About this RNA: SAM riboswitch aptamer (S box leader) from uncultured Owenweeksia sp., 103 nucleotides, folded computationally. The organism belongs to Owenweeksia, within Bacteria. Rfam family: SAM riboswitch aptamer (S box leader). Clan: SAM clan. Gene Ontology term of the family: regulation of gene expression. From the family's description: The SAM riboswitch is found upstream of a number of genes which code for proteins involved in methionine or cysteine biosynthesis in Gram-positive bacteria. Its mean pLDDT, the model's own confidence on a scale to 100, is 81.

RNA sequence: GACUUAUUCAGAAAGACGGAGGGAUUGAGCCCUGUGAUGUCUUAGCAACCCGGGCUAGCCGGGUGCUACUUCUCACCACGCUUAAAGUGUGGAAAAAUAAGGU
Numbered sequence: 001g002a003c004u005u006a007u008u009c010a011g012a013a014a015g016a017c018g019g020a021g022g023g024a025u026u027g028a029g030c031c032c033u034g035u036g037a038u039g040u041c042u043u044a045g046c047a048a049c050c051c052g053g054g055c056u057a058g059c060c061g062g063g064u065g066c067u068a069c070u071u072c073u074c075a076c077c078a079c080g081c082u083u084a085a086a087g088u089g090u091g092g093a094a095a096a097a098u099a100a101g102g103u
Base pairs, nucleotide, nucleotide: 001103003101004100005099006098007097008096013043014042015041016040017039021032022031023030026075027074028073029072044067045066046065048064049063050062051061052060053059071095076092077091078090079089080088081087
């Protein structure tokens, strides 16, 4: 990295370094960003999955993960509502992320 399964409207930030774009990709929108973002490191925190414990309290320890915006929103399909066009609701798919397997 391919593959399988599950989850994704909850939760949780400070400091240092660094110095320009960033929020996965394409398009559109919206937003963050020299009052220093994204990123890296440290510390702190959260508690989704797994392992162990357990006085069974969604409790404790550990591994992974995570700590702007619903996975920031829409895009594709089906069925509704509505419209002049636009728009909008529900369900699903695809993609992505994470975990646990597994080759």
Source information: Of the family's consensus pairs, 97% are formed in the model.